[in-house]
RNA sequence: AGGCCUGUCGACAAGCGGUAAGUCAGCAGAUUUUGAUUCUGCCAUUCCCAGGUUCAAAUCCUGGCAGGCCUA
Numbered sequence: 001a002g003g004c005c006u007g008u009c010g011a012c013a014a015g016c017g018g019u020a021a022g023u024c025a026g027c028a029g030a031u032u033u034u035g036a037u038u039c040u041g042c043c044a045u046u047c048c049c050a051g052g053u054u055c056a057a058a059u060c061c062u063g064g065c066a067g068g069c070c071u072a
Stems, first nucleotide, its partner, number of pairs: 001071007010024003018055001026042005048064005
């Protein structure tokens, strides 16, 4: 310098145009003599950032940023 991949909750991670699953952690409650276990509920509304397309974008397009890999 060129090319490819990745970026989603505190961590891991699904999602493939119709409004964000799950696990762990955390918080509240029930149960328990207490704790643990178990159960219930809550926990992303700027999905790395900025634009664009669309009735509708985490998803498609463009440009950045960050990380990784390959080639030189």

This is a predicted structure of a 72-nucleotide RNA (transfer RNA) from Bacteriovorax stolpii. Its mean pLDDT, the model's own confidence on a scale to 100, is 81. Lineage of the source: Bacteria > Pseudomonadati > Bdellovibrionota > Bacteriovoracales > Bacteriovorax. It matches the Rfam family "tRNA". By type it is a transfer RNA. From the family's description: Transfer RNA (tRNA) molecules are approximately 80 nucleotides in length. Their secondary structure includes four short double-helical elements and three loops (D, anti-codon, and T loops).